[in-house]
Context: one part of a larger RNA
RNA sequence: UGACGGGCCUUCGCACAAGCGGUGGAGCAUGUGCCUUAAUUCGAGUCAACGCGAGGAACCUUACCAGGGUUUGACAUGCAAGUAGUACAAACCUGAAAGGGGGAGGACCACGGUUUCCGUGGAGCUUGCACAGGUGUUGCAUGGCUGUCGUCUGUUCGUAUCGUGAGAUGUUGGGUUAAGUCCCGCAACGAGCGAAACCCUUGUCCCUAGUUGCUAACGCGUAAUGGCGAGGACUCUAAGGAGACUGCCGGUGUCAAACCGGAGGAAGGUGGGGAUGACGUCAAGUCAUCAUGGCCCUUAAGCCCUGGGCGGGACACAUGCUACAAUGGUCGGUACAACGGGAUGCCAAGCCGAAAGGCGGAGCGAAGCCCUAAAAGCCGGCCCCAGUUCGGAUCGGGGGCUACAACUCGCCCCCGUGAAGUCGGAAUCGCUAGUAAUCGCGGAUCAGCCACGCCGCGGUGAAUAUGUGCCCGAGGGUUGUACA
Numbered sequence: 001u002g003a004c005g006g007g008c009c010u011u012c013g014c015a016c017a018a019g020c021g022g023u024g025g026a027g028c029a030u031g032u033g034c035c036u037u038a039a040u041u042c043g044a045g046u047c048a049a050c051g052c053g054a055g056g057a058a059c060c061u062u063a064c065c066a067g068g069g070u071u072u073g074a075c076a077u078g079c080a081a082g083u084a085g086u087a088c089a090a091a092c093c094u095g096a097a098a099g100g101g102g103g104a105g106g107a108c109c110a111c112g113g114u115u116u117c118c119g120u121g122g123a124g125c126u127u128g129c130a131c132a133g134g135u136g137u138u139g140c141a142u143g144g145c146u147g148u149c150g151u152c153u154g155u156u157c158g159u160a161u162c163g164u165g166a167g168a169u170g171u172u173g174g175g176u177u178a179a180g181u182c183c184c185g186c187a188a189c190g191a192g193c194g195a196a197a198c199c200c201u202u203g204u205c206c207c208u209a210g211u212u213g214c215u216a217a218c219g220c221g222u223a224a225u226g227g228c229g230a231g232g233a234c235u236c237u238a239a240g241g242a243g244a245c246u247g248c249c250g251g252u253g254u255c256a257a258a259c260c261g262g263a264g265g266a267a268g269g270u271g272g273g274g275a276u277g278a279c280g281u282c283a284a285g286u287c288a289u290c291a292u293g294g295c296c297c298u299u300a301a302g303c304c305c306u307g308g309g310c311g312g313g314a315c316a317c318a319u320g321c322u323a324c325a326a327u328g329g330u331c332g333g334u335a336c337a338a339c340g341g342g343a344u345g346c347c348a349a350g351c352c353g354a355a356a357g358g359c360g361g362a363g364c365g366a367a368g369c370c371c372u373a374a375a376a377g378c379c380g381g382c383c384c385c386a387g388u389u390c391g392g393a394u395c396g397g398g399g400g401c402u403a404c405a406a407c408u409c410g411c412c413c414c415c416g417u418g419a420a421g422u423c424g425g426a427a428u429c430g431c432u433a434g435u436a437a438u439c440g441c442g443g444a445u446c447a448g449c450c451a452c453g454c455c456g457c458g459g460u461g462a463a464u465a466u467g468u469g470c471c472c473g474a475g476g477g478u479u480g481u482a483c484a
Stems, first nucleotide, its partner, number of pairs: 001484002003481003007478007015468002019431005026322008034313002042053002064308007073131001077130007088105001092101003108122006133297002136295003142291002144286003147282001149280001154193006160169003173184003199274004204242003208238003214231002218229003245268001248262005311450001324424001328383007340371003345364002350359003390421001395416007437460007
């Protein structure tokens, strides 16, 4: 100087408390361990592995296994040689395919000589060689990228001063802040990285613009609708601008920084959300995104193919979904979103089917057309507390769709079957407001889909916070130390 302490002081954080909803019990989905297996490919392992890499495992993917095949190789560059009925190669044979055999047919471009053709160079192909190739190994040889403490408020430097020196001061102290934020003081004076601001979005207004969007007034038209003429007012769209700065008032405070209250305002004291992650820590993670040193394989540890496996199941854990019902279930009627996506695409009307779906073909590269129905909600009927008109697992049967192909191993529809489950032990998680809870909608990946996941969007919309003694984590000061 640090690190550490079941030392002290102090300050924060959904850390506790106050509250609301869960997990832990059930069934199922997904991940993991273990076991099994020819293989169940590999990685990730407290927080910070376990719906994680995987934002799509039937083949492919695929890295694993079995079997079949191949050896200049699926791919790159270079050298040498060969190349006219030559290289190459259709049918066909074999085979599960890959591959092997076979041989109808059968060569390209440029330049020069020239117009049978010849020469040179190149492309292609073959042979030989040099090499390719490796998801083989080392993340403790590495780059890059990432997680984490933590959006915590810290971490340093120059000069100067003090100390023999390691080092200290500055950065401590008194206040204050979300903040090493600012003020005051001070052997310090300044400065860098961080904080803040600049960026995006959302909340109010103004200006400009008015189609594909909008419809107040006027006119036309309809069963009805901005449907039409028209209009730019409104909504909206999207480009620019205004607005918030403790600016104003009162009080407190050290005359300060600031804090408390108030006014005006759409908004107040960083308005809400996002992007943004200092010096560093964990030899943290990744050699399987990629790159890369060393080591290793080279008729295999490379490459191709068929089939299987990654989906196996006595179990155990993790994350979720659906429930156990009446604030509900079910049937009928009826209302209101936002974000997005669409051309091998989204697919309307109409028709067929009980439905999944099929036929059909209008429109739309989309403020135009389509996906599109939002759902909870509201109105009415039934159920009457029951393992039920709760719950939907499991299994039987029938059908649809995608795809070369749904046995292993897809999703969807219908009929039947109706399991556990009556609110969950010890324990444990999330959340402070448009949040939790609850309700549906969209997208990426994607032929299809094991999505209940993930990333977004809007609808409805709470309770509670007396407080900091305690648990966990963190910042600052100080103290002890046989630790570095």
The part of an RNA shown here (small-subunit ribosomal RNA, 3' major domain) has 484 nucleotides and comes from a metagenome.